[in-house]
RNA sequence: GGGCGGUUAGCUCAGUGGUAGAGCAAUCGCUUUACACGCGAAAGGUCACAGGUUCGAAUCCUGUACCGCCCA
Numbered sequence: 001g002g003g004c005g006g007u008u009a010g011c012u013c014a015g016u017g018g019u020a021g022a023g024c025a026a027u028c029g030c031u032u033u034a035c036a037c038g039c040g041a042a043a044g045g046u047c048a049c050a051g052g053u054u055c056g057a058a059u060c061c062u063g064u065a066c067c068g069c070c071c072a
Base pairs, nucleotide, nucleotide: 001071002070003069004068005067006066007065010024011023012022013021018055027041028040029039030038048064049063050062051061052060
């Protein structure tokens, strides 16, 4: 330098154009003498960044950044 993949909640990930979700963690409550386990609730998001297409974009297109793999 070229090719491919990835970037979504604190962590691990799902979500292939129409309300952004799950598990775990943390918080609160129930339960317990207490803790743990279990159950429930609520909270938590610039969907890496910028632009474009579209009535509508996490999703499609372009560019940039970062991470990983391969080739030279």

The prediction has a mean pLDDT of 83. This is a predicted structure of a 72-nucleotide RNA (transfer RNA) from Candidatus Kaiserbacteria bacterium RIFCSPHIGHO2_01_FULL_50_13. It matches the Rfam family "tRNA". It is annotated as a transfer RNA. Rfam describes the family as follows. Transfer RNA (tRNA) molecules are approximately 80 nucleotides in length. Gene Ontology term of the family: triplet codon-amino acid adaptor activity. The RNAcentral record of the sequence draws on ENA. The same sequence occurs in records of 3 taxa.